[in-house]
Context: one part of a larger RNA
RNA sequence: CGUAGGAAGCUUGAGAGGACCUGACCUUAGUACGAGAGGACCGGGUUGGACGUACCGCUGGUGUACCGGUUGUGGUGCCAACUGCACCGCCGGGUAGCUAUGUGCGGUCGAGAUAAGCGCUGAAAGCAUCUAAGCGCGAAACUCACCUCGAGAUGAGGCUUCCAUAUAAGGGUCGUCAGAGAUCAUGACGUCGAUAGGCUACAGGUGUAAAGGCAGUAAUGUCAUAGCCGAGUAGUACUAAUUACCCAAUCGC
Numbered sequence: 001c002g003u004a005g006g007a008a009g010c011u012u013g014a015g016a017g018g019a020c021c022u023g024a025c026c027u028u029a030g031u032a033c034g035a036g037a038g039g040a041c042c043g044g045g046u047u048g049g050a051c052g053u054a055c056c057g058c059u060g061g062u063g064u065a066c067c068g069g070u071u072g073u074g075g076u077g078c079c080a081a082c083u084g085c086a087c088c089g090c091c092g093g094g095u096a097g098c099u100a101u102g103u104g105c106g107g108u109c110g111a112g113a114u115a116a117g118c119g120c121u122g123a124a125a126g127c128a129u130c131u132a133a134g135c136g137c138g139a140a141a142c143u144c145a146c147c148u149c150g151a152g153a154u155g156a157g158g159c160u161u162c163c164a165u166a167u168a169a170g171g172g173u174c175g176u177c178a179g180a181g182a183u184c185a186u187g188a189c190g191u192c193g194a195u196a197g198g199c200u201a202c203a204g205g206u207g208u209a210a211a212g213g214c215a216g217u218a219a220u221g222u223c224a225u226a227g228c229c230g231a232g233u234a235g236u237a238c239u240a241a242u243u244a245c246c247c248a249a250u251c252g253c
Stems, first nucleotide, its partner, number of pairs: 001152001005163007015149004021049007033038001051106005059100004066093005071086006110144003117137004170247004174190005195240003198236005204229003212223004
């Protein structure tokens, strides 16, 4: 921009894409078969491999704005306490998120029409013959079935509801944002408010802060599950989402 008014929601499915794998074991059954040796079809069950997909409850990884330990050196006048730099200085852990090596799930069952093949009926050709007329069975292939997209399917579909002649329904600008994200878009919210920050509580991480008391000559220990804390969960209008503006519809003959 189109889909001949403008919107909001819900859809049909032309078409397109994805997936389609397979082993072993148990049983049927040491049965059928076979002199024996050996040893099934069909059917039922269990458990794997690779692959795919989703997720982070578990096991782990990462986690350079979290916590702690510690070395050298500089600084805050000094001690103490902090702090800069040294690959995040090094080291030990680690929330959220993201993740695999972790966890869940998937390939099923079935239907249709068939291939090779196997048949029924059956003539030409008094017989025979699956074929010539006719009818049936038959495969991981085909069409469905399963998952995803999908009306620009210009063949532009369908249903419900809203708006009504001056701006409306609706949308945008703007602002606070994230399950979204390069931008845009998408989604949530804008005081009729929990959208983000702050604060409070909790979860969770680290591992018991400083100051002081006590014990010890001291290092250190203890009073003390402390102190600190990014992303998590909830509550709470304290802060910021103010006011406002713009676009937007049935016309002509």
Model confidence (mean pLDDT): 86 of 100. Predicted 3D model of a 253-nucleotide part of an RNA (large-subunit ribosomal RNA, domain VI) from a Bacteroidota bacterium. Taxonomically the source falls in Bacteroidota (Bacteria, Pseudomonadati). It matches the Rfam family "Bacterial large subunit ribosomal RNA". Gene Ontology terms of the family: ribosome and structural constituent of ribosome.